[in-house]
Context: one part of a larger RNA
RNA sequence: CGUAGGAAAUUUGAGAAGAGUCGGCCCUAGUACGAGAGGACCGGGCUGAACUGACCUCUGGUGUAUCUGUUGUUCCGCCAGGAGCACAAGCAGAGUAGCUACGUCGGGAUCGGAUAAGCGCUGAAAGCAUCUAAGUGCCAAGCCGACUUCAAGAUAAGAUUUCCCAUAACAUAAGUUAGUAAGACCCCCAGCAGACUACUGGGCUGAUAGGUCGCAAUUGUAAGUGUGGUAACACAUUCAGAUUAGCGGUACUAAUAGGUCGAGGG
Numbered sequence: 001c002g003u004a005g006g007a008a009a010u011u012u013g014a015g016a017a018g019a020g021u022c023g024g025c026c027c028u029a030g031u032a033c034g035a036g037a038g039g040a041c042c043g044g045g046c047u048g049a050a051c052u053g054a055c056c057u058c059u060g061g062u063g064u065a066u067c068u069g070u071u072g073u074u075c076c077g078c079c080a081g082g083a084g085c086a087c088a089a090g091c092a093g094a095g096u097a098g099c100u101a102c103g104u105c106g107g108g109a110u111c112g113g114a115u116a117a118g119c120g121c122u123g124a125a126a127g128c129a130u131c132u133a134a135g136u137g138c139c140a141a142g143c144c145g146a147c148u149u150c151a152a153g154a155u156a157a158g159a160u161u162u163c164c165c166a167u168a169a170c171a172u173a174a175g176u177u178a179g180u181a182a183g184a185c186c187c188c189c190a191g192c193a194g195a196c197u198a199c200u201g202g203g204c205u206g207a208u209a210g211g212u213c214g215c216a217a218u219u220g221u222a223a224g225u226g227u228g229g230u231a232a233c234a235c236a237u238u239c240a241g242a243u244u245a246g247c248g249g250u251a252c253u254a255a256u257a258g259g260u261c262g263a264g265g266g
Stems, first nucleotide, its partner, number of pairs: 001153001005164007015150004021049007033038001051107005059101004066094005071086006111145003118138004165265001167178004183261004187203005208254003211250005217243003224237005
């Protein structure tokens, strides 16, 4: 821009893409078959490999500053207690959310149609024979559907539901311009969305983010004081103190105020 008014939702599916794999064991059955050795078709059940989709309950990984320990050194006047640097975490032990696989769950099932090679039925040309010439049937991991995803720019531009409405000026044949309606955008607060954009939630008639409060969770028992010990240190107060991303509550802070676009219908 189009989809013969303007919008918001929900959809149909022309078409396109994806998937499509292969083992092992058990039963049937040591049966059919076979002198024996050996050893099935058909059918049923179980379990895997690789591939693939989703997820983080479990098991793990990471988790750049969440907690703790600790060496050297500088500083906060000293002690105590801390901070900086030693990596663009000094080193070490753990670790929430998120992201992940080594983790968990699922998938390739079944059915239909037309066929290939092949096997047929009926059957002439050619009194016989012949699956083929007329006619007609069966049959594959393959083909077309069925399964999953996208999909009306499918210009043949589809469908359904709901909302908005018949203002003004100029021209008056069509129309042009302006202000609006439903609605949308700008702008702002954000996100499990994201390169940007887009998408999603929210914008005071508000829990959208931050703060704060509570809980969960992590770390592992803070500082100060007291007691014991010559002391290093230990114990008590104390499952303490601290805490990022998690789950809730709460308008304290910030989403203020405002602006723009947007129909008049073959």
Background:
A computed fold for a 266-nucleotide part of an RNA from a Fimbriimonadales bacterium, annotated as large-subunit ribosomal RNA, domain VI. Its mean pLDDT, the model's own confidence on a scale to 100, is 88.